This is a predicted structure of a 92-nucleotide RNA (c-di-GMP-I-GGC riboswitch aptamer) from an Anaerolineales bacterium. The prediction has a mean pLDDT of 87.
RNA sequence: ACCGAUAAAGGCAAACCCGUCGAAAGGCGGGGACGCAAAGUCAUGGGUCUACCGUCACGCCCUGCGUGACCACGAUUGCCAGGCCACCGAAG
Numbered sequence: 001a002c003c004g005a006u007a008a009a010g011g012c013a014a015a016c017c018c019g020u021c022g023a024a025a026g027g028c029g030g031g032g033a034c035g036c037a038a039a040g041u042c043a044u045g046g047g048u049c050u051a052c053c054g055u056c057a058c059g060c061c062c063u064g065c066g067u068g069a070c071c072a073c074g075a076u077u078g079c080c081a082g083g084c085c086a087c088c089g090a091a092g
Base pairs, nucleotide, nucleotide: 002092003089004088011036012035016031017030018029019028020027021026034078040084041083042082044081045080046079047076048075049074054070055069056068057067058066059065060064
């Protein structure tokens, strides 16, 4: 350094519930633990999710409204890859 133990010291916290922000996906705080050896960090590439706005189509009771399709500059790092940084030390 790789690696990761029925080790030790610690860490994080899915679903769900409450509050709050957001059009939504989802974020944040509290409770709660399914899990996690990078579940630390960066939306850089891919994937996925959402669609206020926008474009197109259709309909209607047509200054507009509704429905559908498409769309990221929005979201997700607990989907995968990559960058950066890091605690502990059995076996190999």

The source organism's lineage runs through Bacteria, Bacillati, Chloroflexota, Anaerolineae and Anaerolineales.